The RNA shown here (transfer RNA) has 71 nucleotides and comes from a marine eukaryotic metagenome. It matches the Rfam family "tRNA". Rfam links the family to the GO term triplet codon-amino acid adaptor activity. About the family: Transfer RNA (tRNA) molecules are approximately 80 nucleotides in length.
[in-house]
RNA sequence: GCGUGUAGCAUAGUCUGGAUAAUGCACCGGCCUCCUAAGCCGGGGACCGUGGGUUCGAAUCCUGCUGCGCC
Numbered sequence: 001g002c003g004u005g006u007a008g009c010a011u012a013g014u015c016u017g018g019a020u021a022a023u024g025c026a027c028c029g030g031c032c033u034c035c036u037a038a039g040c041c042g043g044g045g046a047c048c049g050u051g052g053g054u055u056c057g058a059a060u061c062c063u064g065c066u067g068c069g070c071c
Base pairs, nucleotide, nucleotide: 001070002069003068004067005066008025009024010023011022018056027043028042029041030040031039049065050064051063052062053061
């Protein structure tokens, strides 16, 4: 100097701000099965690294700090 930080894990959403933040795996319950796995049905979980600003409205724009990666 550049990139990045969003459920336990991985990722989308950021460009073009819009109202209950999405998906997969995992987890919990049920069905099925002699049992397990697989499959099917249902359910819970993050207010977005953190402080501040702009705005009617911020995960999204601006900015301080900070973790991580690269040069």